RNAcentral holds the sequence, with entries from ENA.
Predicted 3D model of a 433-nucleotide RNA (Bacterial RNase P class A) from an Anaerolineales bacterium.
It is recorded under the gene name rnpB.
NCBI's taxonomy places the organism under Bacteria, Bacillati, Chloroflexota, Anaerolineae, Anaerolineales.
Its mean pLDDT, the model's own confidence on a scale to 100, is 79.
The model forms 95% of the base pairs in the Rfam consensus.
RNA sequence: AGGGUCGGCCGGGCAACCGCGGGCGGCGAAAGCCGCCUGAGGAAAGUCCGCGCUCCAAAGAGCACGGUGCCGGGUAACGCCCGGACGGGGCAACCCGUGGAACGGGCCACAGAAAAGGACCGCCGGUCUCGGUCAGGCGCUUGCCGCCUGCCGGGGCAGGCAAGGGUGAAAAGGUGGUGUAAGAGACCACCGGCGCCGGCAGCAAUGCCGGCGGCCAGGCAACCCCCACCGGGAGCAAGGCCAAGCAGGAACGAAGCCCGUACGCGGGCGAGGGGCUGCUCGUCCCUCUCGAGUUCCGGGUAGGCUGCACGAGCCCCGCGGCAACGCGUGGGCCCAGAGGGAUGGUUGCCCAGGUCUGGCGGGAAGGGCGUGCCGCGUGCAUGGCUCGACCCCGCCGUCCGGACAGAACGCGGCUUACAGGCCGACCCGCUUG
Numbered sequence: 001a002g003g004g005u006c007g008g009c010c011g012g013g014c015a016a017c018c019g020c021g022g023g024c025g026g027c028g029a030a031a032g033c034c035g036c037c038u039g040a041g042g043a044a045a046g047u048c049c050g051c052g053c054u055c056c057a058a059a060g061a062g063c064a065c066g067g068u069g070c071c072g073g074g075u076a077a078c079g080c081c082c083g084g085a086c087g088g089g090g091c092a093a094c095c096c097g098u099g100g101a102a103c104g105g106g107c108c109a110c111a112g113a114a115a116a117g118g119a120c121c122g123c124c125g126g127u128c129u130c131g132g133u134c135a136g137g138c139g140c141u142u143g144c145c146g147c148c149u150g151c152c153g154g155g156g157c158a159g160g161c162a163a164g165g166g167u168g169a170a171a172a173g174g175u176g177g178u179g180u181a182a183g184a185g186a187c188c189a190c191c192g193g194c195g196c197c198g199g200c201a202g203c204a205a206u207g208c209c210g211g212c213g214g215c216c217a218g219g220c221a222a223c224c225c226c227c228a229c230c231g232g233g234a235g236c237a238a239g240g241c242c243a244a245g246c247a248g249g250a251a252c253g254a255a256g257c258c259c260g261u262a263c264g265c266g267g268g269c270g271a272g273g274g275g276c277u278g279c280u281c282g283u284c285c286c287u288c289u290c291g292a293g294u295u296c297c298g299g300g301u302a303g304g305c306u307g308c309a310c311g312a313g314c315c316c317c318g319c320g321g322c323a324a325c326g327c328g329u330g331g332g333c334c335c336a337g338a339g340g341g342a343u344g345g346u347u348g349c350c351c352a353g354g355u356c357u358g359g360c361g362g363g364a365a366g367g368g369c370g371u372g373c374c375g376c377g378u379g380c381a382u383g384g385c386u387c388g389a390c391c392c393c394g395c396c397g398u399c400c401g402g403a404c405a406g407a408a409c410g411c412g413g414c415u416u417a418c419a420g421g422c423c424g425a426c427c428c429g430c431u432u433g
Base pairs, nucleotide, nucleotide: 002428003427004426005425006424007423008422009421010420012350013349014348015347016346017345018344020039021038022037023036024035025034026033027032041404045415046414048413049412050411051410052409053235054234055233056232065231066230067229068228069227070084071083072082073081074080085098086097087096088095089094099226100225104224105223106220107219108218120165121164122161123160124159126157127156128155129154130153131152132151134150135149136148137147138146139145140143173191174190175189176188177187178186192216193215194213195212196211197210198209199208200207201206239306240305241304242303248297249296250295251294252293256269257268258267259266260265270288271287272286273285274284275283276282313333314332315331316330317328318327319326320325351402353400354399356397358396359395360394361393362392363391366387367386368385369384370382371381372380373379374377
C1' cells in the first nucleotide's frame, strides 16, 4: 500500500426569532398570562417470538390442536444469546446448516427405459426363418441343381444379464481380480459407508481404537407421520375509582269549586311548586292525588381520574466465569408520558461529504540529458540538472449538502430500513527496509 473477514460506535453542531406537550412556582374570580426546568430511536418500525401486569376460566389425567427440535450452559422466559460437536463452503480470517427416511403412507418438475428393486441402446446363449460369390458331406436328372451339417450376416419369438453407452441435481458402493454363455458382492483382496458388540476419553452431542456382519440402504419430514419437550383464554379499548342527564325503586308530598263537552278533554276562579328576583306586585311554565315537586337508594351511560413512568432501570468500579451472564452491606444518576395525539419551522455561520477531469503548491511511478564503470551492449550505476500523468496529499474558490424513520402500558429478543462517517481485532497476496 492492495484485497478481504469479524466486532463496536456515531448518525450533524452553534446562534437568533416564531411556535408546541408535560411539570413546578408566581399573579388572577375565571379565561389566561409570566418565569424556570424538561421533552423520541438505533431501529420508536414489522407486530414475528418470549415475558411482566390485569381480568376471566381452571381438581387431576388423557385425547385433540399449536409450537420447538444436535449437546451443554445463560435467562423471568424465548424460536434469543454463549460455548462446544458434526457436516458443507473458503488458501485463510471466517461463514452456513442441524431429531428420525432399515414403522408406515404419500410425493419427486424437465429429461430419461426407469426417480426405487428399473432395462431404451447394448451384451449373451436357445429356437424359428431369410440370404451368402464361404467350407465339408450325400444324392442323380451332372446343373448358374437339390438336400444335410458348419461358418458368416439380417430378421422374428420367448428368455438371461446389469459390465458399458445415454438422461438427469441425483441412477442402485469404488478399484483390481476370480468366475461366467454373457454378467453380477456371486466370490476374494483393499478402500469407503452403514449396523451391532466391546474398550477408552468426554456431563453430553460426539470422537478414537478393536472385533463381527456382504448389510450396500436415492431424495423430501417447511406433506402426513414417529419420538422428546413446551403451551389455559383475552388483552391497557386489560382492569380499578368517581359520576351529570334519562329511565327504575323508596319515603315525604298540595284544595278544591263552577261552566262546556263528541266523556278524550277544554276554559274560568282558587291553591302548591319553580323562573324572571334579595322582597312585594305582576307575568310565564308545571301540577292539583291515576302524584307536580323534594330528599334518599342501587346499577350505571356521557364525562373525569387512575392504571402510567423507581424500573427484570441507566452509567462506572470490583469479584466469579472461556463466554453469554451472575454477584456486590461499592459509587453516581432520574431519563417523554400525549389522548385529534407535543417534540416543529425560518434564517445565518460552521463541520463531515460531494461537485467543477476548477486553480495553486508539494510528492511520486517513470523518462530525458550529463557523468562514471567494463563485460563495449538495445549494458549497469547515479547525493548532478531537468520533465513529470487522468496517480497521492494539502490549501483556496464555486455550487450542492446530512439517510432511514418517529413513542402511546412496559420490558427482553429477532427481522426489516438506513446517505455518510469513525474506531478496533484478525486473515491473504505484493513491495521496500